Model confidence (mean pLDDT): 81 of 100. A computed fold for a 74-nucleotide RNA from an uncultured Eubacteriales bacterium, annotated as transfer RNA. The sequence was found in a public genome assembly.
[in-house]
Formats: sequence, structure tokens, C1' cells
RNA sequence: GUAGCUGUAGCGUAACUGGAUAGCGCACUGAGCUACGAACUCAGGGGUUGCAGGUUCAAAUCCUGUCAGCUGCA
Repeated sequence: GUAGCUGUAGCGUAACUGGAUAGCGCACUGAGCUACGAACUCAGGGGUUGCAGGUUCAAAUCCUGUCAGCUGCA
């Protein structure tokens, strides 16, 4: 240089053929429990779906560009 794959919450991940308010686990916060913790129970907060555009009534999903990581070829 070129081709392919990946990018979703602090971390790990799901989301079917484009269609219901983007869920789940861990972590975090509060309460209960306890002599105090841990564990356990209940409740709660946290997301520009890498970024910028486009298509569509509707985009995490399709298209274009771009950034980062990984892999192949040169």
C1' cells in the first nucleotide's frame, strides 16, 4: 500500500430478515440483614451503539467516508 474482521454502559457481552422504551451478567450507589464486614435479599443510577454524513415512516443493523485494534498478502 491493499483485502478482510472487530468496535454497544467502568468491564464482559446480547439484540433474529431494519420495527415494541437498546437488554443481560459483573462492578457501582442506596436500603435491609450483621457486633463490623463478606455473602445474601430488595431497590436504583449509568449508553451520542468508535466518529461524521446518507438512505428510510423507522438504523446498533443498510450505504459512503474516516479513526483505532487484529489478521492475511505485497
Rfam family: tRNA. By type it is a transfer RNA.